RNA sequence: UGAGUAAGCUGAACGACUGCGGGUUGCAAUGCCGAAAGGUAGCACCCGAGGAAAGUCCGGGCUCCACAGGGCAAGAAUAACGGCUAACGGCCGCCGGGGGCGACCCCAGGGAAAGUGCAACAGAGAUAUACCGCCAACCUUUAGUUGGUAAGGGUGGAAAGGCGAGGUAAGAGCUCACCGGCGUUAAGGGAACUUAACGGCCCUGUAAACCCUAUUCGGAGCAACACCGUGGUAAAAGACAUUAUGUAUUGGCCCGAUACGUCUUAGGAGGUGGCACCUGAGCAGUUACGGUAACGAACUGCCAAGAUAGAUGGUCGUUCACGACAGAACUCGGCUUAUAGGCUUAGUCACAUC
Numbered sequence: 001u002g003a004g005u006a007a008g009c010u011g012a013a014c015g016a017c018u019g020c021g022g023g024u025u026g027c028a029a030u031g032c033c034g035a036a037a038g039g040u041a042g043c044a045c046c047c048g049a050g051g052a053a054a055g056u057c058c059g060g061g062c063u064c065c066a067c068a069g070g071g072c073a074a075g076a077a078u079a080a081c082g083g084c085u086a087a088c089g090g091c092c093g094c095c096g097g098g099g100g101c102g103a104c105c106c107c108a109g110g111g112a113a114a115g116u117g118c119a120a121c122a123g124a125g126a127u128a129u130a131c132c133g134c135c136a137a138c139c140u141u142u143a144g145u146u147g148g149u150a151a152g153g154g155u156g157g158a159a160a161g162g163c164g165a166g167g168u169a170a171g172a173g174c175u176c177a178c179c180g181g182c183g184u185u186a187a188g189g190g191a192a193c194u195u196a197a198c199g200g201c202c203c204u205g206u207a208a209a210c211c212c213u214a215u216u217c218g219g220a221g222c223a224a225c226a227c228c229g230u231g232g233u234a235a236a237a238g239a240c241a242u243u244a245u246g247u248a249u250u251g252g253c254c255c256g257a258u259a260c261g262u263c264u265u266a267g268g269a270g271g272u273g274g275c276a277c278c279u280g281a282g283c284a285g286u287u288a289c290g291g292u293a294a295c296g297a298a299c300u301g302c303c304a305a306g307a308u309a310g311a312u313g314g315u316c317g318u319u320c321a322c323g324a325c326a327g328a329a330c331u332c333g334g335c336u337u338a339u340a341g342g343c344u345u346a347g348u349c350a351c352a353u354c
Base pairs, nucleotide, nucleotide: 001350002349003348005346006345007344008343009342010341012319013318014317015316016315017314018313020048021047022046023045025044026043027042031040032039033038050325054336055335057334058333059332060331061330062221063220064219065218069255070254071253072252075217076216077215078214079213081093082092083091084090095109096107097106098105099104110212111211115210116209117206118205119204131153132152133149134148135147136146137145138144161179162178164176165175166174180202181201182199183198184197185196186195187194188193225273226272227271228270236265237264238263239262240261246260247259248258249257280303282302283301284300285299286298287297289296290295320323
């Protein structure tokens, strides 16, 4: 200097004027809308979309059913080992396998000896086999018949351990050395596993095919739910009583539990909360604290959009990187997808120079 790799930040900026939504703040006003609850109007001040707000794919917080209580079936999900976390199918480390010169990256990583299925075509044959070939015998011009063989050739993605030697009629783990798989034992490690020794034990592959094993999972969701109020207007809760093995109760079934008639309450539309804060698995910083790390702990500081026909706009001026993807609707932790341009850190390879 160039080409790779991993991680992170930013996402036009500033000023002036004017417009929009909110506020628990202060002042002013006592107006307007409404049956009421309640809403709304002036001035000042303060606050006002994202790293993904997207997808709705996982896991929660919260609310209700019910005290989510006890089970069953079905269905779904996960899958080397260990750790983190509220939890997860997430993250971190590490083992094994694969890719890359390397920094690094990828893996739907338990079981084929529980069973079933599949492996087209070609080929003799896809747990099976002899087409060509090799060897032996008979016969013999050629050629043919019988037996042995699975090393060589052919077909194929794959012919059932590989390669080399010995051995054999020719061959074959038939034997031997090395390698691979499998098994046993020992050592190391927290474990997955690793290393070594011994053993000819060598019966293909496939489970994001059906399946088996182990583990986990109640349902519905802010249009949840709670409160106010009565012009208008839906359907439910308590008290008293009654019966009945009946009916109903947030996926299905069973057990258990609760409720069934009269009276009183009450309240669909409307409005307020849920969405203000001593919170929140909150954000930021520091640590000569712990940990390889993810992360945990301690201390210090900070405070936020709450719309609901749904708010951030417009104009002018200056600057330069000339501006990408793109807009909350209860809320958080992840994953996935989209992303113009600019910046930072660490490390790898190649070339050149000293």